[in-house]
RNA sequence: GCCUCAGUAGCUCAGGAGGUUAGAGCGCUACAUUGGUAAUGUAGAGGUCCUGGGUUCAACUCCCAGCUGAGGCU
Numbered sequence: 001g002c003c004u005c006a007g008u009a010g011c012u013c014a015g016g017a018g019g020u021u022a023g024a025g026c027g028c029u030a031c032a033u034u035g036g037u038a039a040u041g042u043a044g045a046g047g048u049c050c051u052g053g054g055u056u057c058a059a060c061u062c063c064c065a066g067c068u069g070a071g072g073c074u
Stems, first nucleotide, its partner, number of pairs: 001073007010026004019057001028044005050066005
């Protein structure tokens, strides 16, 4: 230098034929339960879906460029 893959909640990740509310598990907060913890149950908070442009009535999703990380080739 070139190619491929990934970037979504504090962490690990799912999501995909573009469509009206963006999700799971763990974690966190409150309450219930207990003599008290843990466990369990219920509810809740938490997101510029990496950044910028483009296409479209509409983009987390498609296209282009960039950034970061992983792998490969030379």
Molecule: transfer RNA
Organism: Candidatus Pacearchaeota archaeon